Source information: RNAcentral holds the sequence, with entries from ENA. A computed fold for a 73-nucleotide RNA from a Patescibacteria group bacterium, annotated as transfer RNA. Its mean pLDDT, the model's own confidence on a scale to 100, is 81. Rfam family: tRNA. The family's RNA type in Rfam is transfer RNA. Lineage of the source: Bacteria > Bacteria candidate phyla.
RNA sequence: GUCCCCAUAGUUCAAGCGGAUAGAACUACUCACUCCUAACGAGUAAAUCCAGGUUCGACUCCUGGUGGGGAUA
Numbered sequence: 001g002u003c004c005c006c007a008u009a010g011u012u013c014a015a016g017c018g019g020a021u022a023g024a025a026c027u028a029c030u031c032a033c034u035c036c037u038a039a040c041g042a043g044u045a046a047a048u049c050c051a052g053g054u055u056c057g058a059c060u061c062c063u064g065g066u067g068g069g070g071a072u073a
Base pairs, nucleotide, nucleotide: 001072002071003070004069005068006067007066010026011025012024013023019056028044029043030042031041049065050064051063052062053061
């Protein structure tokens, strides 16, 4: 250089062939419990890598870019 794969809460992962309020666990915070802490219980906050395009409608499809991984001389 060429080709392939991946990118979603702070972390690890879901989201059927395009139609859902984008969901779970852990973490964080608040409350309750406790003499205190831990555990357990209840709740809150938190994300679609970026820019375009297609479509009535895009996490999903297309194009370009960025980052990561792999194959190849």